[in-house]
RNA sequence: CCGGCAGACGGUCGCGGCGUCUCUGCCACGCAGUGGCGUCGAGGAAAGUCCGGACUCCAUAGGGCACGAUGCUGGCUAACGGCCAGGCGGGGCGACCCGACGGAAAGUGCAGCAGAGAGCAAACCGCCGAUGGGCGCCUCCGGGCGCUACAGGCAAGGGUGAAACGGUGGUGUAAGAGACCACCAGCGCCGCAGGUGACUGCGGCGGCUCGGCAAACCCCAUUGGGAGCAAGGCCAAGCGUGGACAGAGUGGACCCGCUCGUUACGUCCCAGGUAGGCCGCACAGAUAGAUGACCGUCCACGACAGAAUCCGGCUUAUCGCCCGGCUCG
RNA sequence: GGGCCGUUAGCUCAAUUGGCAGAGCAAGGGACUCUUAAUCCCUAGGUUGGAGGUUCGAUUCCUCCACGGCUCACCA
Numbered sequence: 001c002c003g004g005c006a007g008a009c010g011g012u013c014g015c016g017g018c019g020u021c022u023c024u025g026c027c028a029c030g031c032a033g034u035g036g037c038g039u040c041g042a043g044g045a046a047a048g049u050c051c052g053g054a055c056u057c058c059a060u061a062g063g064g065c066a067c068g069a070u071g072c073u074g075g076c077u078a079a080c081g082g083c084c085a086g087g088c089g090g091g092g093c094g095a096c097c098c099g100a101c102g103g104a105a106a107g108u109g110c111a112g113c114a115g116a117g118a119g120c121a122a123a124c125c126g127c128c129g130a131u132g133g134g135c136g137c138c139u140c141c142g143g144g145c146g147c148u149a150c151a152g153g154c155a156a157g158g159g160u161g162a163a164a165c166g167g168u169g170g171u172g173u174a175a176g177a178g179a180c181c182a183c184c185a186g187c188g189c190c191g192c193a194g195g196u197g198a199c200u201g202c203g204g205c206g207g208c209u210c211g212g213c214a215a216a217c218c219c220c221a222u223u224g225g226g227a228g229c230a231a232g233g234c235c236a237a238g239c240g241u242g243g244a245c246a247g248a249g250u251g252g253a254c255c256c257g258c259u260c261g262u263u264a265c266g267u268c269c270c271a272g273g274u275a276g277g278c279c280g281c282a283c284a285g286a287u288a289g290a291u292g293a294c295c296g297u298c299c300a301c302g303a304c305a306g307a308a309u310c311c312g313g314c315u316u317a318u319c320g321c322c323c324g325g326c327u328c329g
Numbered sequence: 330g331g332g333c334c335g336u337u338a339g340c341u342c343a344a345u346u347g348g349c350a351g352a353g354c355a356a357g358g359g360a361c362u363c364u365u366a367a368u369c370c371c372u373a374g375g376u377u378g379g380a381g382g383u384u385c386g387a388u389u390c391c392u393c394c395a396c397g398g399c400u401c402a403c404c405a
Base pairs, nucleotide, nucleotide: 001324003322004321005320007298008297009296010295011294012293013292015041016040017039018038019037020036021035023033024032025031026030043304047315048314050313051312052311053310054309055228056227057226058225062260063259064258065257067224068223069222070221071220072086073085074084075083076082087101088099089098090097091096102219103218107217108216109213110212124158125157126154127153128152131151132150133148134147135146136145137144138143166184167183168182169181170180171179185209187206188205189204190203191202192201193200194199232279233278234277235276241271242270250266251265299302330404331403332399333398334397335396336395339354340353341352342351348385356372357371358370359369360368378394379393380392381391382390
């Protein structure tokens, strides 16, 4: 790193579902209950409810806006933010691990304090004395030399900061600087080669460097209708409620963001609906909700924890043990 | 069961384009008073529920946990 186990065996008693047999009760095809036999009965996470689906309802689930989610490439899958493989970046001596990994030369915005300067950069200390000025000296009267640092030039060095607009060496200069040159790093474009692709390698050219943040707004691409089994469907007491005399009327547009388009449908004599019951509901499985207790033997002395519509994942909790592969000492 | 919120000082609450975490009450000390209360002045008290991440920087943004709440008036 990968995969697996989650005390084992035997006995006794108990609990729930199903099948079958016996008995009892009732409104007697059936339902409920007692007892016997047989069989089945929690997990790797059943958890968190973080994703994705199935299923159900909203009449239909189509377009646009808004809002949200995802974000390298290829594949797997019903689908996914999951998995597998690969690319790139980072970490480790290594086996290997980690990555919300599109765009900052579309636009808007942010960067406190410190610092001279924080986003079409700036000049505190500093360096300079080319140019203009001032002063002094010399003069062949054209000017020259020296000092100063007022104007000015510079960004090498110091200092601040998370971050200061490439690095090293040289040329150059008054001092300097990609100003220029060589090499290196990075970016963009073009060509060739490899690869399905992300991307990689080589060569050439360019301006010489164009910083950070998108888990800030945003842009681009893909994608999402809403609600959830307390969804929803069927039957339906009792007390009540509503509606009805044949003409067309009425209901329904959201299940909760807005809007557009399209057209469909039900009903007219009983109806809606409460208590309650059944289904939904499962090769564990209800609607008071089941899996536990004791004894014996053995061992490594037993952790985290228990279904509630069902699946596929992720995350978190977990005493320990085992198979296999690899690395370091 | 499903769905939705919250957690900041001892208590009740603030804190927005991310930039020194504050207020009231309570607590401690002092002043006033014969004493206490009231009043005035001063002070301390915070791992912003925990861990990790993004960022120069997180109460704030993201992820995973922990705890608490939603009674009539979140869903039968």

This is a predicted complex of two RNAs, RNase P RNA and transfer RNA, with 405 nucleotides together. The coordinates come from a structure-prediction model, not an experiment, and the mean pLDDT is 75. It holds a member of the Rfam family "Bacterial RNase P class A". Rfam links the family to the GO terms tRNA processing, dimeric ribonuclease P complex and ribonuclease P activity. About the family: Ribonuclease P (RNase P) is a ubiquitous endoribonuclease, found in archaea, bacteria and eukarya as well as chloroplasts and mitochondria.